[in-house]
Bacterial large signal recognition particle RNA from a soil metagenome, 265 nucleotides, folded computationally.

RNA sequence: CGUGCUAGGCGGGGUGCUAGCGGUGCCCUGUACCCGCAAACCGCUCUAGCGGGGCUGAAUCCCCUCCCGAGGGGCUAGGCCCGCGGUCAGCGCCCCCUUCCGUGGCGGCGAUGGCCCGGUCCCGCGGCGAUGGAGACCCGUGAACCAGGUCAGGUCCGGAAGGAAGCAGCCUUAAGCGGUCAUCCCCAGGCGUCGCGGGGGCGCCGGACCGGAGCCACGAAGCGGCGGCCGCGCCCCGGGUUCCGGCUUCGACGGAGGGUGCACG
Numbered sequence: 001c002g003u004g005c006u007a008g009g010c011g012g013g014g015u016g017c018u019a020g021c022g023g024u025g026c027c028c029u030g031u032a033c034c035c036g037c038a039a040a041c042c043g044c045u046c047u048a049g050c051g052g053g054g055c056u057g058a059a060u061c062c063c064c065u066c067c068c069g070a071g072g073g074g075c076u077a078g079g080c081c082c083g084c085g086g087u088c089a090g091c092g093c094c095c096c097c098u099u100c101c102g103u104g105g106c107g108g109c110g111a112u113g114g115c116c117c118g119g120u121c122c123c124g125c126g127g128c129g130a131u132g133g134a135g136a137c138c139c140g141u142g143a144a145c146c147a148g149g150u151c152a153g154g155u156c157c158g159g160a161a162g163g164a165a166g167c168a169g170c171c172u173u174a175a176g177c178g179g180u181c182a183u184c185c186c187c188a189g190g191c192g193u194c195g196c197g198g199g200g201g202c203g204c205c206g207g208a209c210c211g212g213a214g215c216c217a218c219g220a221a222g223c224g225g226c227g228g229c230c231g232c233g234c235c236c237c238g239g240g241u242u243c244c245g246g247c248u249u250c251g252a253c254g255g256a257g258g259g260u261g262c263a264c265g
Stems, first nucleotide, its partner, number of pairs: 001265005008056003011029005019045005033053005062259006071250006078244002080240004085235003090232002092229003095225002097222003101219006113210002116207005121199009131188003135184002138179004147172004155164003
């Protein structure tokens, strides 16, 4: 160096399941023989899917170590999110105060202020009004007989003239019922208004008087307020883990280094 073989290889990893391991499942890697089996699962029992078939085969290919690191698992709770509580020193908003400040308005036809009177408030009484309820008035209806008038027919009395009672009908009306509610009268009260009497008087409103120059609104500024509001922020406590982190663990792909046969010619 050639030929024929053999060990090995023809994907690996995370997670889940399991006493444990491997597979089917899910995910990552990235390209990698075929068929059958499997979630209330399948096959195993100590480094490993089982059964059948095929290819390759001593190195790019098999084995070991290290590096890198896709991705997964565990813990944590720093960031982040949610909730309870606290805090007004900070931010924000509101209120108040101050000012040789600004703008506008009122003010010697008298500001702020002082003082007096009256009202506004409460109680009582009364007048008027409105509202509500009854009644009167008005309209309609309304009586088999026991209401009235007129009473056909019929009845009764009478010799007659005539007289009497009187049903139906018609007219009218009482009680009652219904309506109207303009007017009148009576009654009622969480009504309005006015008057009288009493009470109360902080504020507000109106007026008289005193007095004599300020007053009001808005804005600006203020290391002004042992003012207000937890909205923000901050602090404390509890919770969450989709996301960004921290620690730890496994780790594909890839890279580097090393290792591994037999027979014949």
Its mean pLDDT, the model's own confidence on a scale to 100, is 80.
Rfam family: Bacterial large signal recognition particle RNA. It is annotated as a non-coding RNA gene.